[in-house]
């Protein structure tokens, strides 16, 4: 240098093929329950790598880019 595959919540990841309210677990805030403490319920906070384009709308389609694994030379 060539292909190929990933990147979404602080962590783990669904949703991308097939555009139409961004889900779930787990962390953390409260609250309930308990003599306490763990457990268990309940409720809140928080997120689509970057730019760019298509489109009435992009996480999702296309184009350039970073970061990381895999493969070839």
């Nucleotide at each position: 240098g060539c292909g190929c595959c990933a990147a979404u919540a602080g962590u783990u990841u669904a949703g991308c093929c097939u555009g139409g309210u961004a889900g779930a677990a787990u962390c953390g805030g409260a609250g309930c329950u308990u003599c306490c403490c763990a457990a268990g319920c309940u409720u809140c906070u928080g997120g689509c790598c970057c730019g760019g384009g298509u489109u009435c709308a992009a996480a999702u389609c296309c184009c350039g880019g970073u970061u990381g694994g895999c493969g070839c030379a």
The RNA shown here (transfer RNA) has 73 nucleotides and comes from a Candidatus Woesearchaeota archaeon.